Glycine riboswitch aptamer, 91 nucleotides, folded computationally. The coordinates come from a structure-prediction model, not an experiment, and the mean pLDDT is 76.
[in-house]
RNA sequence: UGACAGAGCUUUGGAGAAACCCAUUGAGUUGGGUGCCGAAGGGGCAAAGCGGAAACGCCAAUCUCUCAGGCAAAAGGACAAAGUGCAUCGC
Numbered sequence: 001u002g003a004c005a006g007a008g009c010u011u012u013g014g015a016g017a018a019a020c021c022c023a024u025u026g027a028g029u030u031g032g033g034u035g036c037c038g039a040a041g042g043g044g045c046a047a048a049g050c051g052g053a054a055a056c057g058c059c060a061a062u063c064u065c066u067c068a069g070g071c072a073a074a075a076g077g078a079c080a081a082a083g084u085g086c087a088u089c090g091c
Base pairs, nucleotide, nucleotide: 001090002089003088006086008084009083010082011081012080013079018034020033021032022031023030035071036070037069041067042065043064044063049058050057051056
């Protein structure tokens, strides 16, 4: 000094589902119950691919489970965009 976009940070956008019921508390504070949601996290699935002589193993998601979490607002929020410096690669 250029490229890339791997993890982080900053800004912006960002869905779904009872402001449910009972008891309790100074207080959605705590306990219980019923019905729901998927986009923190976590678990599961492999046609193709890779490994193996075989048995079989490994590998994904916004799919799936709903353990955790959540069901007014706020907060959180996968993911996306821009920026930033770090890593990596080149000159």